[in-house]
Context: one part of a larger RNA
């Protein structure tokens, strides 16, 4: 010179876009973030115009596996990137075949109980697109070389026109796995492995595969760096640089791990599940002391720490999810509003003209020179800001949080609006007084001990400019 998620000193006028806990994965008051569906099903209730209609807890269905944070952990098939075979995909999208007959329960309601509670026992009762069982098999699966033989489903609801169910096949999409290559620094880490390496042969799983388990060989990696320690999520990309390289990994997008620490499985198509369950730990908390309750690395807010990082804000109107047939609900996702010169761009703070070069102020050889067209004054202008008025797209018939927002008309009146560094060389930019190796500066050199363009300060000038300096890091 560049650059920045900066910070800090001085200053500070508007507006567009953008960005804002890099530090304690510290601890969390408090509210909101995942719910919906009466077109599945009983029941209790309440209203009625007697058709219905509504609330409520519950069974039951789909969704809470996805959006949302964070980067602790990881040097690994984590990620890139470029193949592969031995797998599964709910919802949707084709295509095909079926939706027969029958049980038992159970919550809730109700009765008796036990707790401080959180909850929870019993008994009797009742529903169902819950749950069983028998029939049915185009396909599928199991046996079998074929022939045949075996196994296995379903759910129905209403406004009558739809929305479901169940076998199959195919197809998207999304994800499980496998491998070449690449992925920091240390040898003052040199050997390191018993499920180890291999192989039968079974368990497991969608699915390969020492993943597990039996038994057999003894193998298997390593100076081409193996184990070991440290230290880090990776990328797409940011940043410098002509480039090659170097340095980084915030916002945005992918992709990984994580959720109060350690562990674990259920459920489901899908988790080993942030706002689910169980068990231990450490910790707030509540208790009648017998027990219980809890998890912001979701938004927003509190203490902490720390140079240092926001508002306990609107709105579902757009997009987008979830649930419903739908109307609709719910969505701190989102989409906007506050705050902050943090950063980028953009304006604006007047503009012509004006010499008697007024005062003043510094300098001075006392003549004058500078400040300086600068002011004052004269003639205009009204950007931005202030005020009145009218006032959008965005939304498609309907719906606007933004937002009376952009923008548009009009009004007054130069009005309200400039600082910051520096001026010995490097390096644009000089004079005076004050100081006297003092008080001070200072990126390097290096000034200052009595004429200091280097410290103070004033007058001039330099440079950049709502910013300017300094610190810090990186090229």
């Nucleotide at each position: 010179g560049a650059a920045c998620g900066a910070a800090c000193g001085c200053u500070g006028g508007c507006g567009g876009c953008a960005g804002g806990c890099u530090u304690a994965a510290c601890a969390c008051a408090u509210g909101c973030a995942a719910g919906u569906c009466g077109a599945g099903c009983g029941c209790a209730u309440c209203c009625u115009u007697c058709g219905g209609g509504g609330u409520g807890a519950g069974c039951g269905g789909c969704g809470g596996a996805c959006g949302g944070g964070u980067g602790a952990g990881u040097a690994a098939c984590g990620c890139g990137u470029g193949g592969g075979a031995a797998c599964g995909u709910g919802c949707c999208c084709u295509c095909u075949u079926c939706u027969a007959c029958g049980g038992a329960a159970u919550a809730g309601c109700c009765u008796c109980g036990g707790g401080a509670a959180a909850c929870u026992g019993a008994g009797a009762u009742u529903a169902a697109u819950g749950c069983c069982g028998u029939a049915u098999a185009c396909g599928u699966c199991c046996c079998g070389a074929a022939a045949g033989g075996g196994a296995g489903a379903a759910a129905g609801a209403u406004u009558u026109a739809u929305c479901g169910g169940a076998g199959g096949a195919g197809g998207a999409u999304c994800g499980g796995c496998c491998c070449g290559c690449g992925u920091u620094g240390g040898a003052u880490u040199a050997g390191g492995u018993a499920g180890u390496u291999g192989g039968u042969g079974g368990g497991g799983u969608a699915a390969u595969g020492g993943c597990c388990c039996a038994c057999c060989a003894a193998g298997c990696c390593g100076a081409c760096g193996a184990u070991c320690c440290a230290u880090a999520g990776c990328u797409g990309g940011u940043u410098u640089g002509a480039g090659a390289g170097g340095a980084u990994g915030a916002u945005c997008a992918g992709c990984c791990a994580c959720a109060c620490u350690g562990g674990g499985a259920c459920u489901g198509a899908g988790a080993c599940a942030c706002g689910g369950c169980c068990c231990a730990g450490a910790c707030u908390c509540c208790u009648a002391c017998g027990g219980g309750a809890g998890g912001c690395a979701g938004c927003a807010g509190u203490g902490g720490g720390g140079a240092a990082u926001c508002u306990u804000g609107g709105a579902c109107a757009a997009u987008g999810g979830g649930g419903g047939c739908a109307a609709c609900c719910c969505u701190g996702a989102u989409c906007c509003a506050g705050c902050c010169a943090u950063g980028c761009c953009g304006c604006g703070u007047g503009a012509a003209c004006g010499a008697u070069g007024a005062a003043g102020g510094c300098c001075u050889u006392a003549g004058g020179g500078u400040u300086g067209u600068a002011a004052a004054g004269u003639u205009c202008u009204u950007u931005c800001a202030g005020c009145u008025g009218g006032g959008a797209a965005g939304a498609u018939a309907a719906u606007g949080a933004c937002g009376g927002u952009a923008c548009c008309a009009g009004c007054a009146g130069a009005a309200g609006a400039a600082g910051c560094c520096c001026c010995g060389g490097c390096u644009a930019a000089c004079u005076c007084c004050g100081u006297g190796c003092c008080a001070g500066c200072a990126g390097c050199c290096g000034c200052g001990g009595u004429a200091a363009u280097a410290c103070g300060g004033a007058g001039g000038g330099g440079g950049c400019u709502a910013g300017c300096g300094u610190u810090g890091u990186u090229c």